Background
Predicted 3D model of a 1408-nucleotide RNA (small-subunit ribosomal RNA) from an uncultured bacterium.
[in-house]
RNA sequence: GAGAGUUUGAUGCUGGGUCAGAACGAACGCUGGCUGCGCGUCUUAAGCAUGCAGGUCGAACGGCAAGAUUUGAAGCGUGCUUCGAAUCGUGGAGUGGGGGAGAGGUGAGUGGGGCGUGGGUGACUAGCCCUUCGGCUGGGGAUAGCUAUUAGAAGUAGUAGGUAACACCGAAUACGACCAUGGUAGGAGAGGAGUAUGAGGAAAGGAGCGUAAAGCUUCACUGAAGGAAAGGCCCGCGGCCGGUUAGCUGAGGGGAGUGGUGAAGGCAGACCAAGGCAAUGAUGGGUGGGCGGGCUGAGAGGGUGAUCGGACACAUUGGGACUGAGAUACGGGCCAGACUCAUACGGGAGGCAUCAUCUAGGAAUAUUCCGCAAUUGGGCGGAAGUCUGACGGAGCGACACCGCAUGGAUGAAGAAUGUGGAAACAUUGUGGAAUCCUUUUGAACUGAAAGAAGAACUGUUGUAGGCAAUGACAGCAUGGUGACGGUACAGUUUGAAUAAGCAACGGCUAAUUACGUGCCAGCAGCCGCGGUAACACGUAAGUUGCGAGCGUUGUUCGGAAUUAUUGGGCGUAAAGGGCAUGUAGGCGGAGUUGCAAGCUUGGUGUGAAAGCCCAGGGCUUAACCCUGGAACUGCAUUGAGAACUGCAAUGCUUGAAUUACUGAGGGGGAACUAGAAUUCCGAGUGUAGGGGUGAAAUCUGUAGAUAUUUGGAAGAAUACCAAUGGCGAAGGCAAGUUUCUAGCAGAUAAUUGACGCUGAGGUGCGAAAGUGCGGGGAGCAAACAGGAUUAGAUACCCUGGUAGUCCGCACAGUAAACUAUGUACACUAGGUGUUUGGCCGAAUGGCUGGGUGCCAAAGCAAACGUGAUAAGUGUACCGCCUGGGGAGUAUGCUCGCAAGGGUGAAACUCAAAGGAAUUGACGGGGGCCCGCACAAGCGGUGGAGCAUGUGGUUUAAUUCGAUGGUACGCGAGGAACCUUACCUGGGUUUGACAUACAGAGUGAUAAGCUAGAGAUAGUUUAGCGUAGCAAUACGACUCUGAACAGGUGCUGCAUGGCUGUCGUCAGCUCGUGCCGUGAGGUGUUGGGUUAAGUCCCGCAACGAGCGCAACCCCUACUGUCAGUUACUAACAGGUAAAGCUGAGGACUCUGGCGGAACUGCCGGUGACAAACCGGAGGAAGGUGGGGACGACGUCAAGUCAUCAUGGCCCUUAUGUCCAGGGCUACACACGUGCUACAAUGGUAGACACAGAGCGAGGCGAGACCGAGAGGUGGAGCAAAACGCAAAAAAGCUAUCGUAGUUCGGAUUGGAGUCUGAAACUCGACUCCAUGAAGUUGGAAUCGCUAGUAAUCGCGCAUCAGCACGGCGCGGUGAAUACGUUCCCGGGCCUUGCACACACCGCCCGUCA
Repeated sequence: GAGAGUUUGAUGCUGGGUCAGAACGAACGCUGGCUGCGCGUCUUAAGCAUGCAGGUCGAACGGCAAGAUUUGAAGCGUGCUUCGAAUCGUGGAGUGGGGGAGAGGUGAGUGGGGCGUGGGUGACUAGCCCUUCGGCUGGGGAUAGCUAUUAGAAGUAGUAGGUAACACCGAAUACGACCAUGGUAGGAGAGGAGUAUGAGGAAAGGAGCGUAAAGCUUCACUGAAGGAAAGGCCCGCGGCCGGUUAGCUGAGGGGAGUGGUGAAGGCAGACCAAGGCAAUGAUGGGUGGGCGGGCUGAGAGGGUGAUCGGACACAUUGGGACUGAGAUACGGGCCAGACUCAUACGGGAGGCAUCAUCUAGGAAUAUUCCGCAAUUGGGCGGAAGUCUGACGGAGCGACACCGCAUGGAUGAAGAAUGUGGAAACAUUGUGGAAUCCUUUUGAACUGAAAGAAGAACUGUUGUAGGCAAUGACAGCAUGGUGACGGUACAGUUUGAAUAAGCAACGGCUAAUUACGUGCCAGCAGCCGCGGUAACACGUAAGUUGCGAGCGUUGUUCGGAAUUAUUGGGCGUAAAGGGCAUGUAGGCGGAGUUGCAAGCUUGGUGUGAAAGCCCAGGGCUUAACCCUGGAACUGCAUUGAGAACUGCAAUGCUUGAAUUACUGAGGGGGAACUAGAAUUCCGAGUGUAGGGGUGAAAUCUGUAGAUAUUUGGAAGAAUACCAAUGGCGAAGGCAAGUUUCUAGCAGAUAAUUGACGCUGAGGUGCGAAAGUGCGGGGAGCAAACAGGAUUAGAUACCCUGGUAGUCCGCACAGUAAACUAUGUACACUAGGUGUUUGGCCGAAUGGCUGGGUGCCAAAGCAAACGUGAUAAGUGUACCGCCUGGGGAGUAUGCUCGCAAGGGUGAAACUCAAAGGAAUUGACGGGGGCCCGCACAAGCGGUGGAGCAUGUGGUUUAAUUCGAUGGUACGCGAGGAACCUUACCUGGGUUUGACAUACAGAGUGAUAAGCUAGAGAUAGUUUAGCGUAGCAAUACGACUCUGAACAGGUGCUGCAUGGCUGUCGUCAGCUCGUGCCGUGAGGUGUUGGGUUAAGUCCCGCAACGAGCGCAACCCCUACUGUCAGUUACUAACAGGUAAAGCUGAGGACUCUGGCGGAACUGCCGGUGACAAACCGGAGGAAGGUGGGGACGACGUCAAGUCAUCAUGGCCCUUAUGUCCAGGGCUACACACGUGCUACAAUGGUAGACACAGAGCGAGGCGAGACCGAGAGGUGGAGCAAAACGCAAAAAAGCUAUCGUAGUUCGGAUUGGAGUCUGAAACUCGACUCCAUGAAGUUGGAAUCGCUAGUAAUCGCGCAUCAGCACGGCGCGGUGAAUACGUUCCCGGGCCUUGCACACACCGCCCGUCA
């Protein structure tokens, strides 16, 4: 020392990208009140107009320009100009001195003549300053200025004359300096203190005092020594990138001597010898000023080098020097280059990286300001002073930091507005208003000459010295000076007065609602939002955060343990070199002694200041500033110690090695030999095929194949043994014998004495394929050819076939070269095989080494797994990794004959890529099982005609919906009008319908007439609500107005409800426990069994729920009770006949309540279970048959047009009313049906047997009429009573005789019937006539397992009428199922997976 979002359906890992933090010389957007204190061209070391930034000294010198005063002369424009002289004074120009080497700026260059730190200099310097000891004698010759003059446009240059000095030059003197020689102390040494002997400098200057002489004082000058402060040179250590830069070096490394320098030195030039640097990275390349420090970080680190500070480098670019104490000189000089300026074209001038300023560049960085006032600093001067863009200040900039303010208190009618809400109401919000208070700040005025100052000079006192004075030092008095600035500050007056924004609100991340928009506009740091209900865009309201700022962008560190020293990894996620040998290097057994390099512990020096930290202090606080301390983890030096590492010496045997003995082995090389097989060749026998495949063909064979017998040739490989076995470093090694050779293991004895481990480079070995040369070539076989397959088939299959495969020599150097696991050593439970040794034992056996396997404990691991053959615990060394793609690509180098190998990037792009495990789904994976799923059967559809639905087309409209299975005789259980939603036309607007209000009015309702297509309009007649005597109240209607009504308008992807389907499939889950880090698992898996997760057994599970089954209904048998309208056995009556009647409650039947079936019984099988098989009994036997009943869920399945409903839309219309039309169209396509194609039939006749229903606006009998549909009429019946109602097929008789028919009935003509206001568009039925297609249906496809299929009729709903459809009912009544290989669907287990929208998935290539 904090983490979070993001890979997945979910999980735990690996791993990247992203965010939250801090910082900034910043920039941009919006906004902006005030102090203080800092900072401000990071870009082109680009170019610069203008001004300033370095001058000073008259007390060094000659001389005196400008100026002032006085005076003289002249001129006139009478108060000015010119000229001359004198005095004062000045400091223009010049000589000279010291300073321009400081201060200020910048970071181009420079990876080291630089910087930091610590040392050395016995190898050095020295202007100014301090201390000490001395000196200061005497001369000389010039030159600038100046005067005169020459050349030139100018800069400037020249000639002549003459002048001064603290300018210049000799001479004298001189020590301790320096040089030469000798050489002492000291010293590790060295150019060595002191010492002896010889050669070498000054300005008699300036000022002051003075008795004007001597002299004194002071400032200069000069020799020497020392110091302070500063500098030069040398050395150790430290600090960038990359090896796709590996070799570099010729004054280059060294030697003695010479020159040079202030000084050591190849610094320089001759000579000598042959070195020097480099994998601990030389040389070359790139980048870059370095440090104290500043930022970040827990720290270690990382990144940085603005402001401030010390050192360095540079001054337009390059070079070389002079002067000087000091420069190789920013505002000096010379040369060359570029650029700019002016020019009389001959020649000249310039250098802002000083301060301001300008131009250009750029996202971007200030005033051409004031002042030398400062106990701030510097230069010159004796001083006054002067100069100072250093500095002190002000100005501009929210650029950064700090502080303050924009008001405070009371205040609920919780006002109004806004926003949200259906409303109630909520929120804005004590917020405002209102009342009271205060005045930081603002404005006005006044004060303040606040503080920032200490002078010099003058006067005076004292101290030391001196004859005195000047002078030095110290004190006192006097004494002028302010840029900032009338500023800070203080006071008075005034009045809440002058002052709030920015960003965000999906998650990370504090904070949400509405509207607009509709994958558009846009947002976005990552994940991601937006396709009509956006908490993610835009706006509003509200909220959150920060606040004179807030956001965005950029950059750095952090988080990131994501380069891991602290602190990571490499079996499968990225990552162990193919294997060995071995160099450098790293590491190294055990004893003794010594040393002290590392190490430990003290002392000393240094580590500048500032900064950081701590304590205190000053500005009202803070930022800021001041003082002190601590710290500066470092370096150097000097003591002490000796455990450990190291070094040296000496001895040891356990690591390692050697010798002797024994053993196993496809270890390697060479030579020789063998048999089987294959192909080919010769010969014989023999005849039509062989071969090959899923099936074929190419191929081969009558010129004799295949087959078979025999003889021969060639090359390659070695069956069985054989293994989970053996050997080898790896690659790899297999017939046998001989020979050469290497390694390994074991036991015992002896020898050496750490000789060891690892190993960057290097070297060697290294499968297959490949390459070169020479051989060889039987079989096999890339390429190639042909045949098949296929949509194609440059493949898989087949027939051939060349390189190659084999041998020798050479190259190549790679593989999933894998145990995906580097080598070596040590330690850490067991069990069980196998191979090869040794020991013990009578023996099954036991013990102990070396290999090689399996299982498993602890531990490890993300899990899988591993587990003494570690992926455990440790040690040593090497190799390698750091998101995916681009890419093992490009390029460079290198190796190779080539093919290629080794080394090995970047741009760009993505937010993932990945490993393991989990649950599903899926598989032309596996196992088990089921279903009219197939098979076995029966009957159909698909062909015809018609009906009906759909598509398409058409139309004014052909209303809408349903569309694989799971739409299509579906919504619709019945479209002529209506229905009706569509179209055309005509009307209407509070409405056809509901509620309520306001105003006005009223005759509610019914019938008729007129106009009109009707809606509607007009009009006539009849008629006046309830209560109450009445007033009045209630109710109703009409008109007007405004709320609202209305919508079959949209969204079934906003919804409820209902429904379909998987599927009546057997499944779907939960609680607790247990296992797993977790997702999850277990239970529910397993062995049996079942129709069934049905039941039994077993089991870390034990239980439970929804499903299954059962409970419910119908049906099959029966008991009992009850019996009318049903029934009729007995009794009685009675008819033409008849339960017709009395009666009966026996039977059938009806409908209530019960019984019965449970694998209950027997035998067998099974595990002593569950259960299954067979049997008995029984009406029924193993869920008896049928129905209702549909788990968790799937399909954004269907329905906004049944209904309900959010949102949106229309409102004289998308509402509503009416008439007519349409939904009925018709080249066509499909679905579902009906009728057929005929003789198991048609037609005709006569004649039987049902069940279930329906009936009052109804069913409608008998009777009569009609050929018939039907009509007339109306008995009976609200129905076990009457009616519909005839059941039909069947059975009997007759006929038809295989024909487009006596089959089939479409179509059409005619005539009718019925319903209904109305049958034209557009109904059904009847009769007569007509008599189409069709002779059993291609590919394909549907239903059905028993009272089923098939076939036959009957009824009902809807309904005025309309049924081939739907829903029911009964009659007749089969065939077949070996079986589960296959098709379809489903269930369970298991396996693989890169799928999870889940195989209709994912994904690759090409093209656009």
Rfam family: Bacterial small subunit ribosomal RNA.
The coordinates come from a structure-prediction model, not an experiment, and the mean pLDDT is 83.
The RNAcentral record of the sequence draws on ENA, Greengenes and SILVA.